Description
This is a predicted complex of two RNAs, RNase P RNA and transfer RNA, with 435 nucleotides together. Rfam match: Bacterial RNase P class A. Rfam describes the family as follows. Ribonuclease P (RNase P) is a ubiquitous endoribonuclease, found in archaea, bacteria and eukarya as well as chloroplasts and mitochondria. The coordinates come from a structure-prediction model, not an experiment, and the mean pLDDT is 78.
Parts: sequence; structure tokens; C1' cells
RNA sequence: GGAGUUGGCCAGGCAGUCGCGCUAUUCUAUAUAUAUAGAGUAGGGAGGAAAGUCCGGGCUCCAUAGGGCAGGGUGCCAGGUAACACCUGGGGGGCGUGAGCCUACGGAAAGUGCAGCAGAAAAUAUACCGCCUAAGGUUCUCUGCGGAGAAAACGGUAAGGUUGAAAUGGUGCGGUAAGAGCGCACCGCGUCGGUGGUAACAUUCGACGGCAUGGAAAACCCCACUCGGAGCAAGACCAAAUAGGGGAACAAUGUGUGGCCCGCACAGUUCCCGGGUAGGUUGCUUGAGGACUAUGGUGACAUAGUUCCAGAUGAAUGACUGUCCACGACAGAACCCGGCUUAUCGGCCGACUCCAAAU
RNA sequence: GCGGGAAUAGCUCAGUUGGUAGAGCGGUACCUUGCCAAGGUACAGGUCGAGAGUUCGAGCCUCUUUUCCCGCUCCA
Repeated sequence: GGAGUUGGCCAGGCAGUCGCGCUAUUCUAUAUAUAUAGAGUAGGGAGGAAAGUCCGGGCUCCAUAGGGCAGGGUGCCAGGUAACACCUGGGGGGCGUGAGCCUACGGAAAGUGCAGCAGAAAAUAUACCGCCUAAGGUUCUCUGCGGAGAAAACGGUAAGGUUGAAAUGGUGCGGUAAGAGCGCACCGCGUCGGUGGUAACAUUCGACGGCAUGGAAAACCCCACUCGGAGCAAGACCAAAUAGGGGAACAAUGUGUGGCCCGCACAGUUCCCGGGUAGGUUGCUUGAGGACUAUGGUGACAUAGUUCCAGAUGAAUGACUGUCCACGACAGAACCCGGCUUAUCGGCCGACUCCAAAU
Repeated sequence: GCGGGAAUAGCUCAGUUGGUAGAGCGGUACCUUGCCAAGGUACAGGUCGAGAGUUCGAGCCUCUUUUCCCGCUCCA
């Protein structure tokens, strides 16, 4: 200098003018001891994803969420956490020269099912081509009747060929009629023990086993752990209004319960049609919260101290002017939080790797 | 805001143990007719909304994503 990997941060800046909604406070007015309206002052006012609603929790109601069946979810190990399918650290496997990245990664000797086409054969072992004729047998020829030779399969074999995504360890030597873990050596695999590690697991350690049980569980399933349902349009309160009208179901029940049964609670309840009101308050934002510092920890994180804080309900966070340059992306809270995923112009900082050159 | 569902030919829909994507209507050509309709024969038309993953193999199983549709106030 070039090419990359990875962690974190920012999300146009500054100034001025006008405006929007919230909170606190002052004054004025009206009702009256608290509201409403107007004016002023002060404070603070979108995000890293506020999004998708894919997970996990808080909160609220149903019983304080209880028992069983069914069903769902997760799935290497250890830890973090309120919890998780998230995160951190580690192990195994895969990719990359490397920094690093990816990983739904329990069980296929519990059972059931699956593998089209091709191929001899698709999980049971089998044999189309090929190879062989030793033993036993068959046929033919010869015979000195002891046997010899030839042929092949209705015999042996699975080295080689052929199919496929996948074909029952690999290489070599011996061995054989031809062959084959049939035997041996090396490699691979498995089991047991030792050693290291909390564990997953590792092992240049030892012994044993000729090798035995292929794939697929994001097929059913088995094992372990785990999950009650609904959702702020939950729920609570005030006010207003009306036809507590009609029909159906059941009381051996119904509802809560939106899988079913039991249990529990309540009881006349539920559903449909019809009718009325279409207003307000609360839940609502101080929370497992953010930032910084210190300490502990490899880290996720924990503890302590200081400091900061949107709350609307047609729903605020904007417009204009000036100036600067890198010319501004994706996108807008709606009960709250922890994650994941997806979208995203450009820029800054840290750590590391490879290549080339120079020293 | 919360909850649920769907996407397959131009339209309406099927598609099960994952193994060559189908039906009806519509379209095109031909036959039939003097002409049209009806009828008959043949044919075309599909990245199964999109992108990944599992698998030998995905319309189907899993994840992500896009678009569309439906339901949900209070009183009694």
C1' cells in the first nucleotide's frame, strides 16, 4: 500500500423566528374550594430499529391456576437472567490460507412406516454380466476299470463391471479352484479401563473385538425438561340513556373454560333478534429503566454510588430563514420491559488476519 | 392496538403416508352448418406469492418475508 474479519458509536450540525401536545407554576375570568377557559414563565418531548408480532416475562381478569388425559414447545455441556427458542463461555462437526464464520447438535440394537425412476440387489441380504470347477454331484469323451480329460450349472464366489443420492470398512501382502477380515500389518471404527476436564468431550495411554446394528426423527414416535386460558378494545370507576321487550337452549344443567374430564366459584345462565348510550376518569408510565464511575467475574452479568426521565386519544415532536459539508438512509411511541428477525444513505473509533514491498 | 385466516393456469377451486401438478369455466385451432349457437376432437397456458433451510428429492416439512381478507367498544 492492497484485500479482508470483527466489536462498538453517530444517524446532518449550529443560530434565529413562528408553532404543536404534556407537566409544574403565576395571573385573570366563570362556576365555586376543586374544575374549566385565556395569557405568561420554566422544564422536558420518538428509534436503533419505535416495524414484523416471531419468542419470553411483568401487569389485569378468570380459583391462589389445582389433578388427569390430549396437545404444543425446547433438545451437546456449563453458566447468566424475572424468563426465554435469547445471551456468554466451552465441546463436537462443517467452511475459509488466515483473522474468523456457520451449526434444529438427544435417541435409528423400543416399535411402526418411508426410499419414485434406475439397478442383480434399497435394509432382508442377494447375484445380471463376470471369475472358478478344489470337494460332492451331472453330462460327454478316453480307459490299462484304479482313474484321467473336457464342459458347464441346478454348485462356489462377491475381486472386477453395470445402477443410484445412498450398495454392508480402506490399502497392501499372504492365501485360494476362484475369492472373501479367511489370516496378518497399517489406517479407520466400536467396547471397556486409565488419565485430563464441573461437564459436554478429549486422549501421541492400555487391553479387547474382525467389524456387529446404513439413511432419514424439520415422518410418526421414545426419552428428558417445560407450557392453564385470555389479552389494556385486559380490567376498575363515574355519568347518560332505555322496551330488564321477543325467541332458542338447558336445569340429570349452564357459565368462568377458547381442547376434554375432574375439582373450584357463581347461578337462573348463555346465545340470537331488537333497544339505548356513543361521554369522561383511571389503568398510563419511576421501570427486572437508561447513562457514567467503581468493584467482582474470561464473559454474559451482578453489586454500590451519582445523575436523567415523552405519555397522546383524530392522536404532539413541525415549518421557515441563514450558514457549514460528508448533502443526510430506513423509518414515527400508543400498557410496559428483555430478546430475535427484517429494513437502513453515509461516516467515525478500536482490535486482528492475509498478500506485496522496504528495513 | 390485539387476535385469526388465505395465496396453486386468465377465473373458481382440488391436490396426504414428500416421488412426473390436476378439474370445471374460459382461450386457440380443426370438424360439423349456407351462417351462428350448441356439440365433438386436439392443443396451449403454472418459477405452486417471494427467499433460505431439512431431504437423494418440497405445492406439501421448518424459518424469514410480501400482499390480501376477517373478527374484537360500552349498558341492559